Predicted 3D model of a 100-nucleotide RNA (Glycine riboswitch aptamer) from Roseomonas acroporae. The sequence is in RNAcentral, with records from Rfam. Its Rfam family is "Glycine riboswitch aptamer". Its family is annotated with glycine biosynthetic process in the Gene Ontology. Taxonomically the source falls in Roseomonas (Bacteria, Pseudomonadati, Alphaproteobacteria, Acetobacterales). Its mean pLDDT, the model's own confidence on a scale to 100, is 76.
RNA sequence: ACGAUCUGGAGAGAGGUGCCGCAAGGCACCCACCGAAGGGGAUGCCCGCUUCGCCCGCGAGGGUGGCCGGGUCACGCUCUCAGGUACAGGGACAGAUGGG
Numbered sequence: 001a002c003g004a005u006c007u008g009g010a011g012a013g014a015g016g017u018g019c020c021g022c023a024a025g026g027c028a029c030c031c032a033c034c035g036a037a038g039g040g041g042a043u044g045c046c047c048g049c050u051u052c053g054c055c056c057g058c059g060a061g062g063g064u065g066g067c068c069g070g071g072u073c074a075c076g077c078u079c080u081c082a083g084g085u086a087c088a089g090g091g092a093c094a095g096a097u098g099g100g
Base pairs, nucleotide, nucleotide: 002099004097005096006095007094008093013031015030016029017028018027019026020025032085033084034083038081039079040078041077044072045071046070047069048068051066052065053064054063055062056061
């Protein structure tokens, strides 16, 4: 790094219709929403081929910027696929404990 336990932990309809069910509730569809499971994108960084420009140099070459390709990380940015919109559960992240 990673994972375990405990604690804290936001946002957004207790929406409508139909079906199942004694009920709690569950499923499907429709409309409206949220970003903090996960996932994608942009940005950043690194490397490199090609090509172009600039600077130094007699030259070899060196430095730097743009285009292109590959890789990679974080986020408070972005998408809303997934997930979510009373309670419960989940929950990025943070703290503590101990493992590694």